[in-house]
Context: one part of a larger RNA
RNA sequence: UGACGGAAGGGCACCACCAGGAGUGGAGCCUGCGGCUUAAUUUGACUCAACACGGGGAAACUCACCAGGUCCAGACACAAUAAGGAUUGACAGAUUGAGAGCUCUUUCUUGAUUUUGUGGGUGGUGGUGCAUGGCCGUUCUUAGUUGGUGGAGUGAUUUGUCUGCUUAAUUGCGAUAACGAACGAGACCUUAACCUGCUAACUAGCGCGGCGAGCGUCUGCUGGCGCGCGCUUCUUAGAGGGACUAUCGGCUUCAAGUCGAUGGAAGUUUGAGGCAAUAACAGGUCUGUGAUGCCCUUAGACGUUCUGGGCCGCACGCGCGCUACACUGACGGAGCCAGCGAGUCUGCCUUGGCCGAGAGGCCCGGGAAAUCUUGUGAAACUCCGUCGUGCUGGGGAUAGAGCAUUGUAAUUUUUGCUCUUCAACGAGGAAUUCCUAGUAAGCGCAAGUCAUCAGCUUGCGUUGAUUACGUCCCUGCCCUUUGUACA
Numbered sequence: 001u002g003a004c005g006g007a008a009g010g011g012c013a014c015c016a017c018c019a020g021g022a023g024u025g026g027a028g029c030c031u032g033c034g035g036c037u038u039a040a041u042u043u044g045a046c047u048c049a050a051c052a053c054g055g056g057g058a059a060a061c062u063c064a065c066c067a068g069g070u071c072c073a074g075a076c077a078c079a080a081u082a083a084g085g086a087u088u089g090a091c092a093g094a095u096u097g098a099g100a101g102c103u104c105u106u107u108c109u110u111g112a113u114u115u116u117g118u119g120g121g122u123g124g125u126g127g128u129g130c131a132u133g134g135c136c137g138u139u140c141u142u143a144g145u146u147g148g149u150g151g152a153g154u155g156a157u158u159u160g161u162c163u164g165c166u167u168a169a170u171u172g173c174g175a176u177a178a179c180g181a182a183c184g185a186g187a188c189c190u191u192a193a194c195c196u197g198c199u200a201a202c203u204a205g206c207g208c209g210g211c212g213a214g215c216g217u218c219u220g221c222u223g224g225c226g227c228g229c230g231c232u233u234c235u236u237a238g239a240g241g242g243a244c245u246a247u248c249g250g251c252u253u254c255a256a257g258u259c260g261a262u263g264g265a266a267g268u269u270u271g272a273g274g275c276a277a278u279a280a281c282a283g284g285u286c287u288g289u290g291a292u293g294c295c296c297u298u299a300g301a302c303g304u305u306c307u308g309g310g311c312c313g314c315a316c317g318c319g320c321g322c323u324a325c326a327c328u329g330a331c332g333g334a335g336c337c338a339g340c341g342a343g344u345c346u347g348c349c350u351u352g353g354c355c356g357a358g359a360g361g362c363c364c365g366g367g368a369a370a371u372c373u374u375g376u377g378a379a380a381c382u383c384c385g386u387c388g389u390g391c392u393g394g395g396g397a398u399a400g401a402g403c404a405u406u407g408u409a410a411u412u413u414u415u416g417c418u419c420u421u422c423a424a425c426g427a428g429g430a431a432u433u434c435c436u437a438g439u440a441a442g443c444g445c446a447a448g449u450c451a452u453c454a455g456c457u458u459g460c461g462u463u464g465a466u467u468a469c470g471u472c473c474c475u476g477c478c479c480u481u482u483g484u485a486c487a
Stems, first nucleotide, its partner, number of pairs: 001487002006482008016471002020435005027323003031319004035314002043054002065309005071303001076119005086113001089108002092105003123297002126295003132291001134285003137281003144183003148179002150159003162174001164173002188274005194241002198238004204232006210225002213222003244267001246262006325428001329387007342373002348367003352363004394425001399420006441463008
């Protein structure tokens, strides 16, 4: 000095508690991990900081694993063989999963490209993340970290970096042997909110007129037409503005600040993200890379490709989830409203019309997109009926049959649809997770992956609570003091 342990005092956090909400843990199923099994069930990761993670939804490919079969893509150098031929390719038959001349029989063909040996390369999802780079994660979402000059000390070191009050904050006020600085915090960047002020818009609308259609009672109502004129409130997006806790009043050295009210689109750092210091970890990744050391292998290959299988296997244990256990509900009609996206590599997003119970099929058409798909007419929701508390019209697992679709291929059922089958589950023990406002929770949609396939993830909107607005009791973190052991 302090990565440790004991004690005391402060401060902080829904990865802590309190008050509560939704749960998970129990059931069925999905999925990851272990175990077991297996030719193989490839492998990494194992407290937070492994386990719907590797963007890991694997039918082939992927692919690393298993059973087998080809090929050389063995540069280059030296030597050998060698134009009287180094070598290459091949029909048929045998052989083979195979229309692999792979091998054998049989002969033809080719012409210095090769073949053999040695050295040396190359390739490798082979090993080593405990040899490394880079990237990521974590300590650690807290407020922490450092040097210059000066002071103290022989020195390591210390002060600065602090008794208080305050803040989300080493944020400030102040105190002061320190003064003046740097990184981090903040500022900054992105996004969501406001602007009847500016600039505009046939890829956004509105108003008026024109043309034409339907219903009407007579001035009306409702559609259509890239036909014209005008405008910019709504929409879009550029330039700007706007909040600075403004004003007032409490509390407070009348300092920093904090609380209440008023005004305001906005007064928790305005909300939410991004970025993010110093020092570390023998955290993860050699399976992201034509980043990479060393080791291994290198033609009967651990290279590469082809066929098939596996990663999906099931006495069992654990984790993330989905569906439920119903009446605030299920089912049948009707009503009705979003916001993020995405879209043709030759084949993506697909309207409309017809056929079909449906899944889907056929035919025209639009769109490299504010134009078309698409107002993605979404779901929960609302209204009217049926059901009536019964494992029931709750639940929809497990099976059988049939029809489609994707794909070379669907058996170990890709997925979808129809009919039948109708399991557990009557709210879940000990434990335990997440969460403070447009939040939790319910509800769907889009995108990623994608030939096909979401119970996943990332976003998006819709409906929208209860309960704190605190504390250090538990769990942890930070600071200060203390004394002793230890490095």